[in-house]
Context: one part of a larger RNA
RNA sequence: UGACGGGGACCCGCACAAGCGGUGGAUGAUGUGGAUUAAUUCGAUGCAACGCGAAAAACCUUACCUACCCUUGACAUGCCAGGAAUCUUGCUGAGAGGCGAGAGUGCCUUCGGGAGCCUGGACACAGGUGCUGCAUGGCUGUCGUCAGCUCGUGUCGUGAGAUGUUGGGUUAAGUCCCGCAACGAGCGCAACCCUUGUCACUAGUUGCCAUCAUUUGGUUGGGCACUCUAGUGAGACUGCCGGUGACAAACCGGAGGAAGGUGGGGAUGACGUCAAGUCCUCAUGGCCCUUAUGGGUAGGGCUUCACACGUCAUACAAUGGUCGGUACAGAGGGUUGCCAAGCCGCGAGGUGGAGCCAAUCCCUUAAAGCCGAUCGUAGUCCGGAUCGUAGUCUGCAACUCGACUACGUGAAGUCGGAAUCGCUUGUAUUGCAGAUCAGCAUGCUGUGGUUAAUACGUUCCCGGGUCUUGUACA
Numbered sequence: 001u002g003a004c005g006g007g008g009a010c011c012c013g014c015a016c017a018a019g020c021g022g023u024g025g026a027u028g029a030u031g032u033g034g035a036u037u038a039a040u041u042c043g044a045u046g047c048a049a050c051g052c053g054a055a056a057a058a059c060c061u062u063a064c065c066u067a068c069c070c071u072u073g074a075c076a077u078g079c080c081a082g083g084a085a086u087c088u089u090g091c092u093g094a095g096a097g098g099c100g101a102g103a104g105u106g107c108c109u110u111c112g113g114g115a116g117c118c119u120g121g122a123c124a125c126a127g128g129u130g131c132u133g134c135a136u137g138g139c140u141g142u143c144g145u146c147a148g149c150u151c152g153u154g155u156c157g158u159g160a161g162a163u164g165u166u167g168g169g170u171u172a173a174g175u176c177c178c179g180c181a182a183c184g185a186g187c188g189c190a191a192c193c194c195u196u197g198u199c200a201c202u203a204g205u206u207g208c209c210a211u212c213a214u215u216u217g218g219u220u221g222g223g224c225a226c227u228c229u230a231g232u233g234a235g236a237c238u239g240c241c242g243g244u245g246a247c248a249a250a251c252c253g254g255a256g257g258a259a260g261g262u263g264g265g266g267a268u269g270a271c272g273u274c275a276a277g278u279c280c281u282c283a284u285g286g287c288c289c290u291u292a293u294g295g296g297u298a299g300g301g302c303u304u305c306a307c308a309c310g311u312c313a314u315a316c317a318a319u320g321g322u323c324g325g326u327a328c329a330g331a332g333g334g335u336u337g338c339c340a341a342g343c344c345g346c347g348a349g350g351u352g353g354a355g356c357c358a359a360u361c362c363c364u365u366a367a368a369g370c371c372g373a374u375c376g377u378a379g380u381c382c383g384g385a386u387c388g389u390a391g392u393c394u395g396c397a398a399c400u401c402g403a404c405u406a407c408g409u410g411a412a413g414u415c416g417g418a419a420u421c422g423c424u425u426g427u428a429u430u431g432c433a434g435a436u437c438a439g440c441a442u443g444c445u446g447u448g449g450u451u452a453a454u455a456c457g458u459u460c461c462c463g464g465g466u467c468u469u470g471u472a473c474a
Stems, first nucleotide, its partner, number of pairs: 001474002003471003007468007015458002019423005026314008034305002042053002064300007073125001077124002079121005086103007107114002127289002130287003136283002138278003141274001143272001148187006154163003167178003193266004198234007207224003212221002237260001240254005316416001320375007332363003337356002342351003382413001387408007428450007
C1' cells in the first nucleotide's frame, strides 16, 4: 500500500421490511445431470451453466455411429497433355459411384496460338468442427451504470509511498460548494444521440371529415380546419416566489405549466477482477493426422429413460366453465410472397381468383371486456394428459421422428413441506405480430388492451461504496 475481520462509523440498492403474484406438490413442454447406447456429436457448470451457443435436428443441417466408396482430393494457386462448354441416354448399385452410347463443335486470333470451362497425369500442396481459451487476437459475461480509477508539476518521507482523492455540508453521482501543501489535468458521472409526453410552422396522399351536397359505406364531389403522418422549431433552466442553510452548494414548500427538479424509457459499461467463457463464428502460434483425425454417399443417432435438478406452459375452478349476441388496439410482415369476395367441408383445409412491390390490397374477426342464458361445489358441463379411429397440410420422404383437425377416451390434479423467486407503475392478467422457417413455438424478441396493493423504517439477511481500526496474511 492492499486484502481480510462472526471490528467500528456513515451511506446506497426490491437487500430486508410492508404488499401482490409465483416456484417447490400434479400433468405436459424444454434444457441439464445420471444411466443406457454402435452413436446417443461438441461446448456452457455457484451467483455470472441448465427454453444457454441453437432466430427452428424427419433428409439437409451434422460435427456422432454403422456400412459402402475416393486419394492432388469437395475447395485454392502453379506445371504438362488432351478436349469446346454443355445436353440427352442405356446397364448396374441403397446411393455415392462404376461401365458405356449419342448429340454438340462456340468466342478472340497477327493462324503460332489465346481466354473461359471440362477431363487425365506428376509434384509442390490442399484439407482437419483434430488438441491446447493455461501460448493468443477479437468478441462476450461478471462485479456494475457501482462511483470510482489515475496522471503532470509541486510538497512531505532515507524508502516503499503519502498528499491531491482526506475534512464540513450536499448529491443519483470524485455532483456541486466551503475549507485545506497543494495547483491543475485525463478516463469515468452528467450533457450532447434515439424514443415518448405538449404546442407552433411547413406539407395534404394512399391519411382525415367540422361545414355543404351525396352514399349501404369518407363512397363520390369538395375541403386540409381536426386526427394522423414526417420534417423544422419552441418548451424545463431550480428560471420565479417563500422558508431552511454558512452571505455557499443545496434541500423543503408553492406558483405557472402538457411536463418539475435526471419528466419516463433506450443506447452508452472507467482502471481493473475472475489464467471467467469462446481454438465449434472468425483469425492465429505450437503440436498432431495425411489411401486419413481429410472427402463423398445411404441408413441410423443427436428425439433412448428406474431416476434427480433448473426454466416454463396448463390446471386444480363460480372474480369460473360452456353457449349466443356485441365493442375497442398497437406494432409488425408480404412477389419463390400476403392472399380478399364467393363456393365446398362439422373442422384442419380445399377451390377460386380480385387486389397489392403496399398510410391504398392482404395477413386481420384482437382477446380479456360488456349483455343475456345455463351449470350449483361435484373429481363436476372443472381439468385436459394418455390412448383408439378417421382425416388435413407441408415436403423426394412424416416408421424411428412433424404440426394440425374431427369423433370417442377421459389420467394426475381440490392451491402444494422445508425452502425459494420476481415486482415500487406497469407487476399481474389478456390477446396480437415478427425473426428463424418448406413444415414445426408452451421458447425468444417486440406490441398494444384492462389494471391493483404496499413501502413505518434501516435493527437484522445479501451485495456494494467511503472513512477508520486490528492483523503471526501478500
Model confidence (mean pLDDT): 82 of 100.
The part of an RNA shown here (small-subunit ribosomal RNA, 3' major domain) has 474 nucleotides and comes from an uncultured bacterium.
Its Rfam family is "Bacterial small subunit ribosomal RNA".